A computed fold for a 78-nucleotide RNA from an uncultured Desulfobulbaceae bacterium, annotated as c-di-GMP-I riboswitch aptamer.
The sequence was found by an Rfam model in a public genome assembly.
The prediction has a mean pLDDT of 82.
């Protein structure tokens, strides 16, 4: 610096489930609350899977806490 990732240190986020709100829905915000988490930072770039109007096929949307790759980024034992 690269790979890697300690029963290190010091910080971070913050799953289910509750409340209040925003939406048709998927979920999403804000408190509270921890299952985890080395990128559980970032953007829907590709895939998956979700929701929905339609006969259907094209369309809209949602998920970065499902994969993948792409940007950035803490600490440093073996």
């Nucleotide at each position: 610096a690269u790979c890697c990732g300690a029963u290190a240190a010091a910080g971070c986020c913050a799953a289910a489930c509750c409340g209040c709100c925003u939406g048709a829905a998927a979920a999403g915000g804000c408190g509270g609350g921890a299952c985890g988490g080395a990128a559980a930072g970032u953007g829907g770039c590709g895939g998956g899977u979700c929701u929905u109007a339609g006969a259907a096929a094209c369309a809209a949307g949602a998920u970065g806490g499902c994969c993948g790759a792409g940007c950035u980024g803490c600490c440093g034992a073996a």